The RNA shown here (transfer RNA) has 72 nucleotides and comes from a Myxococcota bacterium. The organism belongs to Myxococcota, within Bacteria. Model confidence (mean pLDDT): 82 of 100. The RNAcentral record of the sequence draws on ENA.
[in-house]
RNA sequence: GUGCGUGUAGCGCAGCGGUAGCGCACCGGGUUGUGGCCCCGGUGGUCGUCGGUUCGAAUCCGUCCACGCACC
Numbered sequence: 001g002u003g004c005g006u007g008u009a010g011c012g013c014a015g016c017g018g019u020a021g022c023g024c025a026c027c028g029g030g031u032u033g034u035g036g037c038c039c040c041g042g043u044g045g046u047c048g049u050c051g052g053u054u055c056g057a058a059u060c061c062g063u064c065c066a067c068g069c070a071c072c
Base pairs, nucleotide, nucleotide: 001071002070003069004068005067006066007065010024011023012022013021018055026042027041028040029039030038048064050062051061052060
């Protein structure tokens, strides 16, 4: 340099056009002599950037950025 893939919560990941979710972590409560396990509830997101398509975009298209793989 060319091609392909990935980018969503603190971390790991779902979500193939119509309210953005799960697990762990974190916070509060219950339980316990204390803690852990367990149970109940809760906080936390400009969905990598900028544009486009659409009534409506995390999702489709383009661009750029970051990372990975293959080729050169």
Its Rfam family is "tRNA". It is annotated as a transfer RNA.